[in-house]
RNA sequence: AGAUAGAGGUCGCGGUCAACAUCAGUAAGCGUGGUCAGGGAGCCGGUUCCCGCCUCAGCCACGCCAAAAGGGAAGGCCGCCGAAGAGCCCCUUCCCCGGCAGGAGGGCGCUCUGGCCGCCGGGUCAACAGCUCUGCGGCUGUCACCAGAGAGCUGGUGGAGCGCUGUCUGU
Numbered sequence: 001a002g003a004u005a006g007a008g009g010u011c012g013c014g015g016u017c018a019a020c021a022u023c024a025g026u027a028a029g030c031g032u033g034g035u036c037a038g039g040g041a042g043c044c045g046g047u048u049c050c051c052g053c054c055u056c057a058g059c060c061a062c063g064c065c066a067a068a069a070g071g072g073a074a075g076g077c078c079g080c081c082g083a084a085g086a087g088c089c090c091c092u093u094c095c096c097c098g099g100c101a102g103g104a105g106g107g108c109g110c111u112c113u114g115g116c117c118g119c120c121g122g123g124u125c126a127a128c129a130g131c132u133c134u135g136c137g138g139c140u141g142u143c144a145c146c147a148g149a150g151a152g153c154u155g156g157u158g159g160a161g162c163g164c165u166g167u168c169u170g171u
Stems, first nucleotide, its partner, number of pairs: 001169006009081001012080006020072001022071001029064007038051003042100005084113005090107006114140006121133004142159007
């Protein structure tokens, strides 16, 4: 240097299925009453289109009835140990047209993170769940250095996975 095989953990990582909870007594639908000529996409403008102008649209209140998606998730199965996950810029597709904003995908490029947990604040979200970002703290694994010790080990400081350990091959 190359190949190969491994370890970290008590929530190791990801995928998939999923009881269940939440979403929510919410949306939609129906009924009654009121208001009213306009109303309709996150905002502004616009156009096509849709509904309405006799009471019927829309809006408000009350009552009846009453969801779903997304996100979460015990547990099962599958693949694994840069497993994987983010962030930012750019390009591109979709959400009526244009602008702004946002969301869901895809394609690079760069940067960060050994792993897990908690806390303050920010973002997202129906949510105080979850996810994510900066900072801080703790636990743990690994290697280096230092000290101690009876091998095994203990303590301290520090680094990062392009790391660490075992085996084989070459120099």
The RNA shown here (Lysine riboswitch aptamer) has 171 nucleotides and comes from uncultured Lawsonibacter sp. It matches the Rfam family "Lysine riboswitch aptamer". About the family: Riboswitches are metabolite binding domains within certain messenger RNAs that serve as precision sensors for their corresponding targets. Allosteric rearrangement of mRNA structure is mediated by ligand binding, and this results in modulation of gene expression. This family includes riboswitches that sense lysine in a number of genes involved in lysine metabolism, including lysC. Its mean pLDDT, the model's own confidence on a scale to 100, is 78.